Predicted 3D model of a 397-nucleotide RNA (Bacterial RNase P class A) from a Phycisphaerales bacterium. It matches the Rfam family "Bacterial RNase P class A". Its family is annotated with tRNA processing, dimeric ribonuclease P complex and ribonuclease P activity in the Gene Ontology. Rfam describes the family as follows. Ribonuclease P (RNase P) is a ubiquitous endoribonuclease, found in archaea, bacteria and eukarya as well as chloroplasts and mitochondria.

[in-house]
């Protein structure tokens, strides 16, 4: 310099004039206005990807389906976030650094693995390698070619993203874990660690390829809709229709044959019917509604609406992530939606010009992503400046 990783800020300062909620005050023709004063957008307010408060589905709940996340521990209210750690891979290093990982399971099952290859999961012989039988031809009589059957390979070349462990060495007719040394892989002990692992020893057949970002299978989480959630006042309209079960009553009324029926009222039940994301089980309302059609009013006001899983500063206890304490602070709350306009300095940045050139003055110009709307925790995208690191790559000295 160039990549990487973390952090900091998001322009200050003043003047004049302008805005909003909110407090005092003070006027009014009650419409309202006028004077002070606190106090007024972001790190992202974006994206709506996660994850919660809080609401409301009365209350309580289990199971399937369905969705989600996946090494381990550990944080947090919680999370797919964050923190340390493991492991596999890349870069670099030879001091052990930084970067990435959608990181349970391929012996539960299914399913794929074109195209080329001989052959693609326990498969398979194209050039080949070796023996042996038969013919032909050559000969320096040792053999050597060549062409057909039979048999042995699977080590070497080839094809492929990938070939049924890897180098060597022995061995063999030529090979081949056949065997043997070291990896590799499996099993088992024991250290070591909370834990995923690791280390160290012995064993063993020397084999059981790869895709799960393919269905799948295991853990383990997950109720739904949201602030236009909801609650409360005030106004205001017009209500019609549809289907509809059982039981009891010392209750009223009617009728009647002194038993009894009819109809209201009260009570209790549930099969209808509702609601609890889909089902099922249970709950819980229920025979009239809070069920379903059809029309009609009302789109007003308050409130939720900011004091919080809230910030700063000190300690303290953890590698951290972050937690206790101990003090201080209250930092927009609109309602169609306010905080802006204009100069001057200043800080930062480029270009130029002078000078006494690590620096200094002077003039000109820019000066980035971009704004709430229930609030947080977090990821992701968008963006100037500037600081640290780097045993990453390049140059120079």
């Nucleotide at each position: 310099g160039c990549g990487c990783u973390g952090g900091a800020c998001a322009g200050g300062c003043g003047a004049u004039c302008g805005c909003g909620u909110c407090c005092g005050g003070g006027c009014u023709c009650c419409g309202g206005c006028c004077c002070g004063g606190c106090c007024g957008a972001g790190g992202a307010a974006a994206g709506u990807c996660c994850g919660a408060a809080c609401a409301c589905g009365a209350c309580a709940g289990g199971a399937c389906a369905c969705g989600g996340u996946g090494g381990u521990g550990g944080g947090c209210a919680a999370c797919a976030c964050c923190c340390a750690c493991c492991c596999g891979c890349c870069c670099g290093c030879u001091g052990c650094g930084g970067g990435c990982g959608a990181g349970g399971g391929a012996c539960a099952g299914u399913g794929c693995c074109a195209c080329a290859g001989a052959g693609a999961a326990c498969a398979g012989a194209c050039c080949g390698c070796c023996a042996u039988c038969g013919c032909a031809c050559c000969u320096c009589c040792g053999g050597g070619u060549g062409c057909g059957g039979c048999g042995g390979c699977a080590a070497g070349g080839g094809u492929g993203a990938a070939a049924c462990g890897g180098u060597g060495c022995g061995g063999u007719a030529a090979g081949a874990g056949c065997g043997c040394a070291c990896c590799g892989c499996c099993c088992g002990a024991c250290c070591g660690g909370u834990g995923a692992c690791g280390g160290c020893c012995g064993g063993g057949g020397c084999a059981c390829g790869g895709c799960a970002a393919a269905c799948c299978c295991c853990a383990c989480c997950g109720c739904g809709u949201g602030c236009a959630a909801g609650c409360g006042c005030a106004a205001g309209c017009a209500g019609c229709c549809c289907a509809u079960g059982g039981a009891g009553u010392u209750c009223c009324g009617g009728c009647c044959u002194u038993g009894g029926c009819c109809g209201g009222g009260c009570u209790c039940c549930u099969c209808a019917c509702c609601g609890c994301g889909g089902u099922c089980c249970g709950c819980g309302g229920g025979a009239c509604a809070a069920g379903g059609g059809c029309g009609g009013g009302u789109c007003g006001c308050g409130u939720g609406c900011a004091g919080g899983a809230g910030g700063g500063c000190g300690u303290c206890g953890g590698c951290a992530a972050c937690g206790g304490c101990g003090u201080c602070c209250c930092g927009a709350g609109a309602g169609a939606a306010a905080u802006g306009a204009u100069c001057g300095c200043c800080a930062c940045g480029a270009g130029g010009c002078g000078g006494g050139u690590u620096c200094c003055g002077c003039c000109u110009c820019g000066c980035a992503c971009a704004g709430g709307a229930u609030u947080c925790g977090g990821c992701u995208u968008a963006c100037g400046u500037c600081c640290a690191g780097c045993a990453g790559c390049a140059g120079c000295c």
Background:
RNAcentral holds the sequence, with entries from ENA. Its mean pLDDT, the model's own confidence on a scale to 100, is 78. A source record names the gene rnpB.